[in-house]
Context: one part of a larger RNA
RNA sequence: UUCGGCGUAAAGCAUCUGUAUAUGGCUUUUUAAGUUCGCCGUCAAAUUUCAGGGCUCAACCCUGGACAGGUGGUGGAAACUACCAAGCUAGAGUACGGUAGGGGCAGAGGGAAUUUUUGGUAAAGCGGUGAAAUGUGUAGAAAUUAAAAAGAACACCAACGGUGAAAGUACUCUACUGGGCCGACACUGACACUGAGAGACAAAAGCUAGGAGAGCAAAUGGGAUUAGUUACCCAGUAGUCCUAGCCGUAAACGAUGGAUAUUAGGCGCUGUGCAUAUCGACCCGUACUGUGCUGUAGCUAACGUGUUAAGUAUCCAGCCUGGAGAGUACGUACGCAAGAAUGAAACUC
Numbered sequence: 001u002u003c004g005g006c007g008u009a010a011a012g013c014a015u016c017u018g019u020a021u022a023u024g025g026c027u028u029u030u031u032a033a034g035u036u037c038g039c040c041g042u043c044a045a046a047u048u049u050c051a052g053g054g055c056u057c058a059a060c061c062c063u064g065g066a067c068a069g070g071u072g073g074u075g076g077a078a079a080c081u082a083c084c085a086a087g088c089u090a091g092a093g094u095a096c097g098g099u100a101g102g103g104g105c106a107g108a109g110g111g112a113a114u115u116u117u118u119g120g121u122a123a124a125g126c127g128g129u130g131a132a133a134u135g136u137g138u139a140g141a142a143a144u145u146a147a148a149a150a151g152a153a154c155a156c157c158a159a160c161g162g163u164g165a166a167a168g169u170a171c172u173c174u175a176c177u178g179g180g181c182c183g184a185c186a187c188u189g190a191c192a193c194u195g196a197g198a199g200a201c202a203a204a205a206g207c208u209a210g211g212a213g214a215g216c217a218a219a220u221g222g223g224a225u226u227a228g229u230u231a232c233c234c235a236g237u238a239g240u241c242c243u244a245g246c247c248g249u250a251a252a253c254g255a256u257g258g259a260u261a262u263u264a265g266g267c268g269c270u271g272u273g274c275a276u277a278u279c280g281a282c283c284c285g286u287a288c289u290g291u292g293c294u295g296u297a298g299c300u301a302a303c304g305u306g307u308u309a310a311g312u313a314u315c316c317a318g319c320c321u322g323g324a325g326a327g328u329a330c331g332u333a334c335g336c337a338a339g340a341a342u343g344a345a346a347c348u349c
Stems, first nucleotide, its partner, number of pairs: 004320003007303002015200003023192001025088004031082001033081002035077009049065006091191001092188003096183004103177002106174004110154001114150008125136002162169002206246006215240002220235004257316006265294005271288004298305002322349002331342002334339001
C1' cells in the first nucleotide's frame, strides 16, 4: 500500500462558490499511448526449484533443464480507457409562459405595552417573599384619569406550515433585487460532478470609534436565609439598540459531506399542473417539487434507519486509529486585544 471505518463507540470541514487534480452520457470513424498476443535479445555465476549423478547416508558437491517475472526491440489485435474527426439529446444550461414565499437590502408608516414627566381625582400605604427586610410614600406614593416624550420589541393570525447555502428570517406598505418550483417543448449540444489550496458569508458574546439608552440585565452595592453561599429580594453599570470597522467561533446538530442511479406500501401538509365535475368552484383521482408521520425488504452492536436511507452501487473531497497528558507546549502565519488556526512530545495507565 491492499484491507477497516466516520447518527449515538475515535472520526462529517458551520455553510457555500470555485482553481488545480481526480472522475465522467449515447453513436460512428482515426491512431495505437495504456491494454493484449506472438517472436528475438537481455536480466553473470552462485543461490531457489526440477531431473540425474558423486562423497557408505545426510549436510555438502557436480552436470543438465525449466516456470514465472522485469526490461528493450519487432510484428499483429482494436473490445475497453485515452487520442483524432463527425454527429446525437436522455445529463446540464439558456430563452418562453405561469406561480408561491417571515429570501435579501433600503425607505416610509402603525397600534398595544413599559418607563418617565406634567395636570386632575383620591388619601395611607405601596412593593416584595416561604416568611421578611432593604426600598418607596403625608415634600401626597400606590390606584385612577387626561396629555406628552422616549427607546425597544412586534400579541392574535401561527401550523407537524413557508423561505434561505448555512447563520438566519414574521406589525403594515413601497422601491430595487437573488434564488426555487411547475408547464410547454424553441435553442445550445456533455458545456457535467466533486473540489486540495483560495475566496465569500457566518448566531451569541467580545473589541474600536461615534451615537442612543425605555425595558431587561453579567459585574457591583444593599436586605434576607444559612454553619457558609455565586441561588431569593431591592437597586444597578457594561451590554442588549443604531452607524462604520474588527473578531471567525457554538451541542454552528439531522451530532448524518456532495452528486448520480436504483429498491414495497399506507396516511398527511406546502407549491404547481393534468383529468373529472360544475354556471363557476370545492371534493374524488393523478403527475412533478418540497416537507412530515408510519412501515416492508435490507442494514445496524443495539437503539434505530428505512425512496428525504444509516439499503444496494459508482465518483470526488474531508476526517479517524487506546485513555490521560492536550486542543496543552513550541514554532509559523492571523488579530487592536480577547483569542482563533495549525498542532506535538516526555512522563504515565

A computed fold for a 349-nucleotide part of an RNA from Gossypium gossypioides, annotated as small-subunit ribosomal RNA, central domain. The prediction has a mean pLDDT of 87. The full RNA is in RNAcentral, with records from Rfam. Its Rfam family is "Bacterial small subunit ribosomal RNA". Rfam links the family to the GO terms ribosome and structural constituent of ribosome. Taxonomically the source falls in Gossypium (Eukaryota, Tracheophyta, Magnoliopsida, Mesangiospermae).